RNA sequence: UUCAUCUAGAGAGGUUGAGGGACUGGCCCAAUGAUACCUCAGCAACCAUUAAAUGUUUUAUAUUUAAUAAGGUGCUAAUUCCAGCAGAAUGAUUUCUGACAGAUGAA
Numbered sequence: 001u002u003c004a005u006c007u008a009g010a011g012a013g014g015u016u017g018a019g020g021g022a023c024u025g026g027c028c029c030a031a032u033g034a035u036a037c038c039u040c041a042g043c044a045a046c047c048a049u050u051a052a053a054u055g056u057u058u059u060a061u062a063u064u065u066a067a068u069a070a071g072g073u074g075c076u077a078a079u080u081c082c083a084g085c086a087g088a089a090u091g092a093u094u095u096c097u098g099a100c101a102g103a104u105g106a107a
Base pairs, nucleotide, nucleotide: 001107002106003105004104005103006102011040012039013038014037015036019029020028021027023084024083025082026081041076042075043074046072047071048068049067050066051065052064053063054062055061056060080101085098086097087096088095089094
């Protein structure tokens, strides 16, 4: 940089000791222990493995579906916690849609 996904799911212990939820605003979490690291456990199914179907330039490759969880990542408060920009509906409140930004994976 490109592509895919992001309203589901899943926490205990030890050490540390005041911050954390990306940013800004809000709103939350936190001495009944934040953060970070370690151990163990779990969730999920991106990569992965297996099977079937379909397509094609036919023995290779792609797509879809289903199953699995040994391995590489990731994750285990709140929808990515909500909004931020643009648009639609609405008398208002508010609701919805699509971007942006961010996170994760693969190339």